[in-house]
Context: one part of a larger RNA
């Protein structure tokens, strides 16, 4: 040189009033503009671990300021038989009683174990807080076990009922294709309901805005998918079987029986909810209350039926469950219906981000669901809804 240049971290953007303060560009609050909308919006999983709420500060962090804050102080906040995990199974891989090997150390490895990223496995709608909710409430329901209570059957060796750590069935599973029948969802509507319904010439209308829903469980069973039955007999399944398999015969060959199976009807619900419409007192509230209407057509899924179907060759986990069978147990049981019980852990909050991985409130990265409307083949793109923002000089 000089308190000068340069930086203030995406060109979606911000304007005004109020209001609170000692102080406001910058914190509230209304208005108005602006920007995402297959996202820059919601929902969840890893990950963080209190960041979440209310009260309070105003040193420090915050690229300016600050009265704000993911900052600092204090107090508060997360509720389950049925979500998620455990008291259930297993895969890979991991551990590993004898046992095999190895100088020690340790290394493999039967049985056993253990491990979800997978099987099996009972709830839904509504409401509520300053923060929690399939968890509280409320209302409908489901499951498991227990019962000495009530009912009904049904048995006591002529064997009700139970029943394997065993035996067969199922769970059970590719890869590609399209069709079909729903549903959500979306849109019309002169349909129905509430509102409003015109300051200047008219206009109560085929006007305008706004809204036309509802679960899981139960009872019916449908489109549409699978499937022959029944006797006999047998040296298979590592005992046994009525069970599964194989052989034989008899029937029959179906729009049928049985099996399964969305969606609909039915209840659930004399109930929630619901545009709207609204109070008192005042240290407030669009609260508390009161609540219409709810049809019909169009479109219409990558989600349901479906583990269907139909073709292909590279031939596509597993064990528990459940169901069958006998061994065996066997004096009491079995179903209804009331009545009891249901333990442990997670659950606030972020979550494409200023809370998570990048040393930073970093333009980078980050697994699946949801994802409206106009155009439009489309999750492209442009503009828009719900929401959510304008990016910390």
């Nucleotide at each position: 040189g000089a308190g000068u240049a340069a930086g203030c971290g995406a060109g979606a953007a911000g304007g005004c009033a109020g209001g609170u303060g000692a102080g406001a560009a910058u914190c509230c609050u209304g208005u108005c503009c602006g920007c995402c909308g297959a996202a820059a919006g919601c929902c969840u999983a890893a990950g963080g671990u209190u960041u979440c709420c209310u009260g309070g500060g105003g040193a420090a962090g915050g690229c300016u300021c600050g009265u704000c804050c993911a900052c600092c102080c204090a107090g508060g906040g997360u509720a389950a038989g049925c979500c998620g995990g455990g008291a259930c199974c297993u895969a890979a891989g991991c551990c590993g009683a004898g046992g095999c090997c190895g100088a020690a150390a340790g290394g493999c490895g039967u049985a056993g174990g253990u491990g979800a990223u997978g099987g099996a496995g009972a709830a839904u709608c509504g409401g509520u807080u300053g923060a929690g909710a399939a968890u509280c409430c409320g209302a409908u329901g489901c499951c498991a076990c227990c019962u000495u209570c009530a009912g009904a059957c049904c048995g006591a060796u002529u064997g009700a009922g139970c029943g394997a750590a065993g035996g067969g069935g199922u769970g059970a599973c590719g890869c590609a294709g399209g069709a079909g029948g729903g549903u959500a969802g979306g849109c019309g509507a002169a349909g129905c309901g509430c509102a409003c319904g015109g300051a200047u010439g008219g206009a109560a209308a085929a006007g305008u805005g706004c809204g036309u829903c509802c679960a899981a469980g139960c009872c019916c069973g449908u489109a549409g998918g699978g499937u022959g039955c029944a006797a006999g007999g047998c040296a298979g399944g590592c005992a046994a079987a009525u069970c599964c398999g194989c052989c034989u015969u008899g029937c029959g060959g179906a729009g049928a029986g049985c099996c399964u199976g969305a969606g609909g009807g039915g209840u659930g619900a004399c109930g929630g909810g619901g545009a709207g419409c609204g109070a008192a007192u005042a240290u407030u509230a669009g609260u508390a209350g009161c609540g219409a209407a709810g049809u019909c057509g169009c479109u219409g899924a990558a989600c349901c039926c479906a583990a269907a179907c139909u073709g292909c060759c590279a031939a596509g986990a597993a064990a528990a469950g459940c169901c069958u069978c006998u061994a065996g147990c066997g004096a009491g049981g079995u179903u209804u219906g009331g009545g009891g019980u249901g333990c442990c852990c997670g659950u606030a909050c972020c979550g494409c981000a200023a809370a998570c991985c990048g040393a930073c409130a970093c333009a980078g990265g980050u697994a699946g669901g949801c994802g409206a409307g106009g155009a439009g083949a489309g999750a492209a793109u442009c503009c828009u809804a719900a929401g959510g923002c304008g990016c910390g000089c």

RNAcentral holds the full RNA, with entries from RefSeq.
A computed fold for a 393-nucleotide part of an RNA from Syntrophothermus lipocalidus, annotated as large-subunit ribosomal RNA, domain III.
Its mean pLDDT, the model's own confidence on a scale to 100, is 81.
The organism belongs to Syntrophothermus, within Bacteria.
It matches the Rfam family "Bacterial large subunit ribosomal RNA".